[in-house]
RNA sequence: GCGGCGGGCCGGAUGGCCGCUUGGUUGGGGAGACCUGACCGGGAGGAAAGUCCGGACUCCACGAAGCAACGGUGCCGGGUAACGCCCGGCCGGGGCAACCCGAGGGAAAGCGCCACAGAGAACAGACCGCCCUGCGCGAGUGGGGUCAGGGUGAAACGGUGGGGUAAGAGCCCACCGCGGGACGGGCAACCGGACCGGCACGGCAAGCCCCACCGGGAGCAAUGCCAAAUAGGGGUUCCGCAUGGGCUGCUUCGGCCCGGAACCCGGGUCGGCAGCUAGAGCCCUGUGGUAACGCAGGGCCGAGAGGAAUGGUCAUCGCCCGGGCCUUGGUUCGGGGACAGAAUCCGGCUUACAGGCCCGCCGCGUGU
RNA sequence: GGGCCACUAGCUCAGGCGGUUAGAGCGCGGUCCUGAUAAGACCGAGGUCUGUGGUUCGAGUCCACAGUGGCCCACCA
Numbered sequence: 001g002c003g004g005c006g007g008g009c010c011g012g013a014u015g016g017c018c019g020c021u022u023g024g025u026u027g028g029g030g031a032g033a034c035c036u037g038a039c040c041g042g043g044a045g046g047a048a049a050g051u052c053c054g055g056a057c058u059c060c061a062c063g064a065a066g067c068a069a070c071g072g073u074g075c076c077g078g079g080u081a082a083c084g085c086c087c088g089g090c091c092g093g094g095g096c097a098a099c100c101c102g103a104g105g106g107a108a109a110g111c112g113c114c115a116c117a118g119a120g121a122a123c124a125g126a127c128c129g130c131c132c133u134g135c136g137c138g139a140g141u142g143g144g145g146u147c148a149g150g151g152u153g154a155a156a157c158g159g160u161g162g163g164g165u166a167a168g169a170g171c172c173c174a175c176c177g178c179g180g181g182a183c184g185g186g187c188a189a190c191c192g193g194a195c196c197g198g199c200a201c202g203g204c205a206a207g208c209c210c211c212a213c214c215g216g217g218a219g220c221a222a223u224g225c226c227a228a229a230u231a232g233g234g235g236u237u238c239c240g241c242a243u244g245g246g247c248u249g250c251u252u253c254g255g256c257c258c259g260g261a262a263c264c265c266g267g268g269u270c271g272g273c274a275g276c277u278a279g280a281g282c283c284c285u286g287u288g289g290u291a292a293c294g295c296a297g298g299g300c301c302g303a304g305a306g307g308a309a310u311g312g313u314c315a316u317c318g319c320c321c322g323g324g325c326c327u328u329g330g331u332u333c334g335g336g337g338a339c340a341g342a343a344u345c346c347g348g349c350u351u352a353c354a355g356g357c358c359c360g361c362c363g364c365g366u367g368u
Numbered sequence: 369g370g371g372c373c374a375c376u377a378g379c380u381c382a383g384g385c386g387g388u389u390a391g392a393g394c395g396c397g398g399u400c401c402u403g404a405u406a407a408g409a410c411c412g413a414g415g416u417c418u419g420u421g422g423u424u425c426g427a428g429u430c431c432a433c434a435g436u437g438g439c440c441c442a443c444c445a
Stems, first nucleotide, its partner, number of pairs: 001364010012317007020043010045339001049350002052348005057219004070215005075089005090104001091102004105210002110208002112204003127150002129146007158176006177199001178197003183192003223274004233265007244258005281300008319336008369441007378394004387425001396412005418434005
């Protein structure tokens, strides 16, 4: 210098004017609820998103615990309030390397599936070929042996070499693989492995299932409090006369019900308040730990709206792109500036994102 | 804000516990029938199964993430 890998961070700045919302102080109006000023402060994000996980909190259910069912998680160790998250390690795969990826328990508990092709697909299997043999002059054909070779397939019941054989075959031997494994290392996953076994054990569990562990259900539109007008419900007391209506099938008579006034009570709705933001909080320093993270000390307060505020405009500077001018560099003109916006609050994951900054590492080339 | 469901042809839907070529009706195109049209008969075209990644020999189907659309809860007295 070129190419690559990993980690962390920012995501325009300052000011003026006009607004919105909220807290405090302080005026004015109003009986009050509240309305309206002044001053001083606060006012979106790294994802506020998707709602995919884990909690706090609240209500509901339940004597406690366990089991079953259902759902989830799944190498080992650690971190954490908890997690399916994070850190470190192991194993497998990719890359020359830095480094990256992995839903990574169990298929010798059982059931199920393995299409097409192929002779044969799971307690295997003779299509071609090879060998032995009967018949036939021969081409060929019948019987038997053989899974070494061909062929099929995603997958063919260990691989290579040698011996052996009629031809072959773990039939026998060596090495590799596989299974068991004394012993050694490691907290563990796992690693190494004397020796033994002639091979017995195909794949799929993001099919059922088995094993271990976790989970009661719902969600702030949860939940609680205050409570208007109108309508309607209930209670007490008083009035009981007339008229009217309904039922008794109709008419007459009779019976029952509907009534009016005053006072009181409770439920829900409109609306208001709480939950509602000081918290597993942020920053700095020290310290333990490889790290995630923990501990100690000090400092800080950084939205709280709620049919829902956080906006608009102007100026200067800064960033990016294009054009002109002059000597690297500067100047001038024009344009651009992403993804997106709190809604009870936290810890994660995932997804979207213009542009930019910092740190560490690897490979190649070149110079010293 | 929270909870849940569905995406297959132009439209409406099938596709049992994965298997090779994904079907049906309506619609569309052509031919026949008719003087002409409708109806009818026959033939045909049309699908990246919402997208991306994974599991598997193999995915519309199983799993994860994303996208789009829809329903329910305050909320109706």